[in-house]
RNA sequence: GAAGUCGGCCAGGCAACCGCUGGGCGAAGGGCGCAAGCUUUAGCCGAGAGGAAAGUCCGGGCUUCACAGAGCAAGAUGCCGGUUAACGACCGGGCACCGUGAGGUGACGGAAAGUGCAACAGAGAAUAGACCGCCGAUGGCUGUAAGGGCGGGUCGCCGCAAGGCGGCCCGGUCCUUUGCGCGGGGCGCGGCAACUCGCUCCGCACGGAUCAGGCAAGGGUGAAACGGCGCCCCGGCGCAAGUCGGGGCGGUCGGGCGAAAGCCCGGCCGAGGUAAGAGCUCACCGCGGACGUGGUAACACGGACGGCACGGUAAACCCCAUCUGAAGCAAGGCCAAAUAGGGAAGCGCAUGGCGUGGCUCGCGUUGCUUCCGGGUAGGCUGCUUGAGCGUGCUGGCAACAGUACGCCUAGAGGAAUGGUUGUCCACGACAGAACCCGGCUUAACGACCGACUUCCCCC
Numbered sequence: 001g002a003a004g005u006c007g008g009c010c011a012g013g014c015a016a017c018c019g020c021u022g023g024g025c026g027a028a029g030g031g032c033g034c035a036a037g038c039u040u041u042a043g044c045c046g047a048g049a050g051g052a053a054a055g056u057c058c059g060g061g062c063u064u065c066a067c068a069g070a071g072c073a074a075g076a077u078g079c080c081g082g083u084u085a086a087c088g089a090c091c092g093g094g095c096a097c098c099g100u101g102a103g104g105u106g107a108c109g110g111a112a113a114g115u116g117c118a119a120c121a122g123a124g125a126a127u128a129g130a131c132c133g134c135c136g137a138u139g140g141c142u143g144u145a146a147g148g149g150c151g152g153g154u155c156g157c158c159g160c161a162a163g164g165c166g167g168c169c170c171g172g173u174c175c176u177u178u179g180c181g182c183g184g185g186g187c188g189c190g191g192c193a194a195c196u197c198g199c200u201c202c203g204c205a206c207g208g209a210u211c212a213g214g215c216a217a218g219g220g221u222g223a224a225a226c227g228g229c230g231c232c233c234c235g236g237c238g239c240a241a242g243u244c245g246g247g248g249c250g251g252u253c254g255g256g257c258g259a260a261a262g263c264c265c266g267g268c269c270g271a272g273g274u275a276a277g278a279g280c281u282c283a284c285c286g287c288g289g290a291c292g293u294g295g296u297a298a299c300a301c302g303g304a305c306g307g308c309a310c311g312g313u314a315a316a317c318c319c320c321a322u323c324u325g326a327a328g329c330a331a332g333g334c335c336a337a338a339u340a341g342g343g344a345a346g347c348g349c350a351u352g353g354c355g356u357g358g359c360u361c362g363c364g365u366u367g368c369u370u371c372c373g374g375g376u377a378g379g380c381u382g383c384u385u386g387a388g389c390g391u392g393c394u395g396g397c398a399a400c401a402g403u404a405c406g407c408c409u410a411g412a413g414g415a416a417u418g419g420u421u422g423u424c425c426a427c428g429a430c431a432g433a434a435c436c437c438g439g440c441u442u443a444a445c446g447a448c449c450g451a452c453u454u455c456c457c458c459c
Base pairs, nucleotide, nucleotide: 001455002454003453004452005451006450007449008448010446012424013423014422015421016420017419018418020048021047023045024044025043029040030039031038032037050430054441055440057439058438059437060436061435062328063327064326065325069361070360071359072358074324075323076322077321078320079093080092081091082090083089094108095106096105097104098103109319110318114317115316116313117312131219132218133215134214135213138212139211140210142207143206145177146176147175148174149173150171151170152169153168154167155166156165157164158163181204182203183202184201185200186199187198188197190195227285228284230282231248232247233246234245235244236243237242249270250269251268252267253266254265255264256263257262271281272280286308287306288305291302292301293300294299332381333380334379335378342372343371344370345369346368347367352366353365354364355363388407389406390405391404392403393402394401395400
């Protein structure tokens, strides 16, 4: 210097003139009254919209039902501790997520009580599952067979066509891999014999393909696949195990080039173990309950143990804990006045009706409901001294509480603050009480103050 985060505070200022509403004082004057006094007017003094007055979203005070209640249903809240009259608010803390950070957000109890849901794709979506596949040690079959290329035939699909892709069959064609072995017994031919050849049986070894069987490791589908994860180096991310990207090493399979050595490309594996695999074993992380330490607690940390519950979703139904009468100042109270204590219908008569959310019980009371018609809509009150505000001190991290002193700050009733002039500057937005208060949410031009964070530059 720039950008941000959190908190507090202001809401055009000043001057003049005229005007509006309430309150207090109040006459020389006017009206009423015997009087006390009432009332009206001039005048004087003081006061007069908000941080949200908005939305009507929560919670209360107050009023009525009302002289009570209980339960069910319904609704609300949902980590822990505190503040408050109370709350779904606020403060502090925990955990999770976002942010480089100061900070912000949270509809944050329970998925092992049960039910439901997750389209499509996929083999399979919660005690699931075999599409491409891997193995075939063991048992079985076999003694040469398999794989790939090439050529031919045929079938299917795509395409206007040329042509491409895939399956099956044939080949006397090319390449690669491996094998055609050992021992014993029996039989047959030839041989004087040794022995040779062939067939067969058993055993061993080896090979090929795969049947039985084993596997879910790898690939694919998907937001997610039944906890994660394990060669080396570098970089980013992560609390960690690790993860993402790049490079490299070893083994193995396939393809290409090459005379060969070897090189290039692609797949799989890389702790042990297995025929091949898997928590099957092991290391680490996660998870689980118990134990220990810290904390009022939510929770955090630690070592050991356990292969471990069948993941997610409850602003899905549900379960659990706590709380909740209703209506509202057009509530309600008083005075005056007027009219029609009118008419009709229905239910009912104590087992019924009625009595401020619904249902049941209980309690009280004794008729109630609906329609038509008539009168009044006037005045007073509720109505502003409050869970009020300011300052200091004490306690508390804080919200806040206590205490002392001080202040009174709109009460209209079709709805009061407006008009004019001058000036200043930060050029004034959103926007006007209607019983009152504590919050939340929304709108919105800017100024000021304080604390904190990040980046850049200079010293």